[in-house]
Context: one part of a larger RNA
RNA sequence: GGAUGAACGCUGGCGGUAUGCCUGAGGUAUGCAAGUCGAACGAUUCUUAUGAUUCCUUCGGGAAACAUAAGAAAGUGGCGGACGGCUGAGUAAUACAUAGGAAUCUACCCCUAUCUAGGGAAUAGCUCCGGGAAACUGGAGGUAAUACCCUAUAGUCCCCGCUUUUUGCGGGGUAAAGGUUUCGACCGGGGAGGGAUGAGCCUAUGUCCUACCAGGUAGUUGGUGGGGUAAUGGCUUACCAAGCUGAUGACGGGUUGCUGGCUUUACGAGAGUGGCCAGCCAGAGGGGGACUGAGACACGGCCCCCACUCCUACGGGAGGCAGCAACCAGGAAUAGUCGGCAAUGGGCGAAAGCCUGACCGCGCAAUACCGCGUGUAGGAUGAAGCUGGAAACAGUGUAAACUACUGUGGCAAGAGAAGAAGUUCCGCAUUUUGCGGAAUUGACGGUAUCUUGCUAGAAAGGGGCCGCUAACUUCGUGCCAGAAGCGUCGGUAAUACGAGGGCCUCAAGCGUUAUCC
Repeated sequence: GGAUGAACGCUGGCGGUAUGCCUGAGGUAUGCAAGUCGAACGAUUCUUAUGAUUCCUUCGGGAAACAUAAGAAAGUGGCGGACGGCUGAGUAAUACAUAGGAAUCUACCCCUAUCUAGGGAAUAGCUCCGGGAAACUGGAGGUAAUACCCUAUAGUCCCCGCUUUUUGCGGGGUAAAGGUUUCGACCGGGGAGGGAUGAGCCUAUGUCCUACCAGGUAGUUGGUGGGGUAAUGGCUUACCAAGCUGAUGACGGGUUGCUGGCUUUACGAGAGUGGCCAGCCAGAGGGGGACUGAGACACGGCCCCCACUCCUACGGGAGGCAGCAACCAGGAAUAGUCGGCAAUGGGCGAAAGCCUGACCGCGCAAUACCGCGUGUAGGAUGAAGCUGGAAACAGUGUAAACUACUGUGGCAAGAGAAGAAGUUCCGCAUUUUGCGGAAUUGACGGUAUCUUGCUAGAAAGGGGCCGCUAACUUCGUGCCAGAAGCGUCGGUAAUACGAGGGCCUCAAGCGUUAUCC
């Protein structure tokens, strides 16, 4: 000198774009953050509208049950809760980066053909009877399905037999689900082949410090058989062999998420760093475990142990913000318990749509970067004040006042976006679908921006002035008080301390501290 997720001191006008718990992976009140589908299913209750019927009627209307349509709530079932969001505790290699590989799986999506036949038994909801403070739960009756089961069929897969093998043949076993409809069809379901995407696995190379860590290792190294996995493999087990690794640093200890990048730099090479953004990994109070599923050993799922908190009728229960806000604590230090699904993206759905603290926005903070302003022109041998000087006078200084002007900005009034693609309805042509018309969808926001009017009006400080290092004098103090990055300064004329004036420098900032180059 440059840099920062910075902090502190003094000061502070505006806008844009970014960034904002680096510390206690400490604890959390409250609200929200993952639902959706009635075009898979049955039943009940409620609400609204319409229709016809019956009863009552003060002729205004009211009531009852029924049918149709729409909506809400619980349940069965399907898909999604493995994505998205957060954090960096652990991890020095089951990680990451780069380059390869073979023994694998892949829901939804795309392509290719093909099949979608016949039957059955339950169960939740519901009703009745209970238990419990609650969480919840027992018994009886009874109902549905794209839930479950059986049979049929089989090109796939598995087993057996024949075939020397390639392969072929024979036998046995292994599937499916319906819904809507304008009757044209559409959405589905099953097995098979291929693709795409995603994931698992293996190998090589690279990846911090330490030898006051020198030997380490028995499932250890290899083989065979069995088991297990989607799959290879000591992954596991029985037996056999005695290997395997290490000064090219094993093993142990310490520290640490890795990378693209970022900072610095004279190109490079290095060094430092890994916050935001992107890729990968790991974790969800600590530890362990499996279930379901295409996918998890699963942040807002389950079970067990531990610690903690809460409720309790003391018998027993409930919980997990390293999601978004917010609170307490810790700390030098880090923001709103905001708005919206309008856009982008995601889940479900045939769709309308619903959900979405992802996201888009607004708010707070000079935290950083960038831009703009705090006026412009004229104006005296030059006001006052202040400072210096014995005085003359000099400096502040065209600076001010004053005159003329401008309107970035400010205030007021008016106009007012882009971001909107879609969606619905109608008409025409139709194979998907296309064309035309109409209506409608914006949180930000009456914001940005534009126009008009008024107004120099709101808007300058910080550090320094002995040398390094740009910038000097007066007074006070007297090795005191103090300054200081280094050299040093201060003991009676201090350009170095404190104050005044002046000057230098940067500027809505300026200094200090910390860290890196």